[in-house]
Context: one part of a larger RNA
RNA sequence: GGAUUAACGCUGGCGGCGUGCCUAACACAUGCAAGUCGAACGCCCUGCACCCUGCCCUCGAUACUCAUUAGAGCAAUCGAGGCCAGCGUGCAGGGAGUGGCGGACGGCUGAGUAACACGUUGGUACCUACCCUACACACGGGGAUAAGCCUUGGAAACGAGGUCUAAUACCCGACACCCUCUUUGGAGGAAAGCUUUCGCGGUGUAGGAGGGGCCUGCGCAUGAUUAGCUUGUUGGCGAGGUAAUGGCUCACCAAGGCUUCGAUCAUUAGAUGGUCUGAGAGGAUGAUCAUCCAGACUGGGACUGAGACACGGCCCAGACUCCUACGGGAGGCAGCAGUGAGGAGUCUUGCACAAUGGGGGAAACCCUGAUGCAGCAACGCCGCGUGGAGGAAGACGGCCUUCGGGUUGUAAACUCCUUUUAUUAGGGACGAACAUUGACGGUACCUAAUGAAUAAGAGGUGGCUAACUAUGUGCCAGCAGCCGCGGUAAUACAUAGACCUCAAGCGUUAUCC
Numbered sequence: 001g002g003a004u005u006a007a008c009g010c011u012g013g014c015g016g017c018g019u020g021c022c023u024a025a026c027a028c029a030u031g032c033a034a035g036u037c038g039a040a041c042g043c044c045c046u047g048c049a050c051c052c053u054g055c056c057c058u059c060g061a062u063a064c065u066c067a068u069u070a071g072a073g074c075a076a077u078c079g080a081g082g083c084c085a086g087c088g089u090g091c092a093g094g095g096a097g098u099g100g101c102g103g104a105c106g107g108c109u110g111a112g113u114a115a116c117a118c119g120u121u122g123g124u125a126c127c128u129a130c131c132c133u134a135c136a137c138a139c140g141g142g143g144a145u146a147a148g149c150c151u152u153g154g155a156a157a158c159g160a161g162g163u164c165u166a167a168u169a170c171c172c173g174a175c176a177c178c179c180u181c182u183u184u185g186g187a188g189g190a191a192a193g194c195u196u197u198c199g200c201g202g203u204g205u206a207g208g209a210g211g212g213g214c215c216u217g218c219g220c221a222u223g224a225u226u227a228g229c230u231u232g233u234u235g236g237c238g239a240g241g242u243a244a245u246g247g248c249u250c251a252c253c254a255a256g257g258c259u260u261c262g263a264u265c266a267u268u269a270g271a272u273g274g275u276c277u278g279a280g281a282g283g284a285u286g287a288u289c290a291u292c293c294a295g296a297c298u299g300g301g302a303c304u305g306a307g308a309c310a311c312g313g314c315c316c317a318g319a320c321u322c323c324u325a326c327g328g329g330a331g332g333c334a335g336c337a338g339u340g341a342g343g344a345g346u347c348u349u350g351c352a353c354a355a356u357g358g359g360g361g362a363a364a365c366c367c368u369g370a371u372g373c374a375g376c377a378a379c380g381c382c383g384c385g386u387g388g389a390g391g392a393a394g395a396c397g398g399c400c401u402u403c404g405g406g407u408u409g410u411a412a413a414c415u416c417c418u419u420u421u422a423u424u425a426g427g428g429a430c431g432a433a434c435a436u437u438g439a440c441g442g443u444a445c446c447u448a449a450u451g452a453a454u455a456a457g458a459g460g461u462g463g464c465u466a467a468c469u470a471u472g473u474g475c476c477a478g479c480a481g482c483c484g485c486g487g488u489a490a491u492a493c494a495u496a497g498a499c500c501u502c503a504a505g506c507g508u509u510a511u512c513c
Base pairs, nucleotide, nucleotide: 001513002512003511004510006509007508008507009506010505013384014383015382016381017380018379019377020376021342026340027339028338030337031336032335035101036100037099040098041097043095044094045093046092047091048090049089050088052086053085054084056082057081058080059079060078061077062076064073065072066071108295109294110293118219119218120217122215123214124213126212127211128210131208132207133206134205135204136203137202139173140172141171142170148163149162150161151160152159153158178189179188180187181186193200194199221267222266223265228258229257230256233255234254235253236252238250239249240248270292271291272290273289274285275284276283277282297318298317299316300315301314320331321330322329323328348374350373351372352371356370357368358367359366360365387417388416389415390414397408398407399406400405422450423449424448425447426446427445431440457502458501459500460499461498462483463482464481468497469496470495471494472493478485479484
């Protein structure tokens, strides 16, 4: 000098774009962050419409009775209307349940890891839901079960028994282009329907795309005040296991394997693209962004599934917190906000799914703290402004003075002007696609009006190092990055004036080059 996820002190006008727990992988109140499908299925509730049945009410007609007439009454029949209830059908909405797909992505963090973790180069003994291509198929049956209903246990969480029922749930048989096994005779192996009639699905096999598993050469921190390490250890045969190779596991056999070109051990550490610095070589670093890995209170385990040994799934153990009727239960912010704690130190319990992307769905659409935006913070970078021109009796005041004056200083006042910014008013987007659809946002931007109006500080002035005088103090008070200043004329302390340098910042501290 440059740099920083910075902090602290003083100060602070605006905009754009970024960035924002480096410490306790400490503990977490509250809300939200993963659902969706009725075009797989049966129920329950609500509303509406229709059909049928029933009760009741009103009116009319017929018949009957009373009555002089008007008219009145009622058992019955018929017709019309209304209300209520029930069965059924249809439509709409809601609820849980069976079933399907998705919760293995996205988001967070860096504890662990010195390792095929990562980077790069090759390889293959493997897998791959959804998507694309091609071929072949989808026939015939069956038994359950959740929900529901009944009974019942428990404070709750959650159950238990009985009974009924559906399916793209489950099972059996058949067929087999095909696949697997095979002694080449053969054996075994699949499917599912729905529909608004447009379509959406189902099964098998082969191929593709994208994704993944595994192996491998090389690279990958410090320490020898760590020199020996290893018994599933190294190799073989066989078996098991896996999608797959392999001591991955096991039985047997052999006695190997690694190591001063640093094994083992210890310490430290996520890796990389990159970032900072530097002319480069190199050194340092790994925030944000991107790729990979690892983790999800701590330790262990498997289940389901194409895929997990699974952040917002399950089981066990532990610590902690909470509820309890004391019998027993519930929980996991290293998701987004937010709280406490720690700390020098790091934000809103915001808006929207309008865009991009993701999940589900045929779609409409639903969900999405991903994301898009807004809020806070000079935390950083960049840009702009705090006015411009004129104006000398060089005013007043301040400071210095040799008392003549000098300086502050064209600076101010004053005159003329401008309006970035500010404020007010009017208009007002792009982002949106075929378009009903814009959170941002009445934002950006445009126009007009007002009026210099709303806007400057910080550090320094002995040398390094740009910038000096006066007063006070008197080795005191103090300064200081180094050298060093201060003991009566201090350009080094303090104050003032002047000056210097940067400037919405300026200094200090910390760290790296």